[in-house]
RNA sequence: AAUUUCCUUCGGGGUCGGGUGAAAUUCCCAACCGGCGGUGAUGAAGUGUUAUGCUUCUAAGUCCGUGACCCGUGCGGCGCAAUGCCAAGCGGUGGAUCUGGUGAAACUCCAGAGCCGACAGUAAAGUCUGGAUGGGAGAAGGAAUUG
Numbered sequence: 001a002a003u004u005u006c007c008u009u010c011g012g013g014g015u016c017g018g019g020u021g022a023a024a025u026u027c028c029c030a031a032c033c034g035g036c037g038g039u040g041a042u043g044a045a046g047u048g049u050u051a052u053g054c055u056u057c058u059a060a061g062u063c064c065g066u067g068a069c070c071c072g073u074g075c076g077g078c079g080c081a082a083u084g085c086c087a088a089g090c091g092g093u094g095g096a097u098c099u100g101g102u103g104a105a106a107c108u109c110c111a112g113a114g115c116c117g118a119c120a121g122u123a124a125a126g127u128c129u130g131g132a133u134g135g136g137a138g139a140a141g142g143a144a145u146u147g
Stems, first nucleotide, its partner, number of pairs: 001146002004144007017029003031127002033117002035066004043057005061115002070092004076086003097113005119130003
């Protein structure tokens, strides 16, 4: 420095205030929130000295991917058995952005106006309660291995 394997830890935020109603954090007005990896013209630090440089960190809910939920399949496991239960992996489903400005270049910068958000429960829920003390994209550290 890199590869692969293993271990440990970490790994999601949000209804202020008001209206109607018998009842709503679910409707209406209004408020608030933005997982993970990549990209990147942001910002910061360092370095360099003319070149729009180089290095590190940082920068998108709506771009490219991806995870949770759900559906199919089912390696394997549980079970005396069942058309039962759990379930690796794989496949599928799965939401949303424009306008103006600057510029060589922007769906990422600046300004403005939008838009989106699994399932179950319940007066109809991105924000409450629940599956979930679960799972998880991944992140950090460590060990072994290879050069």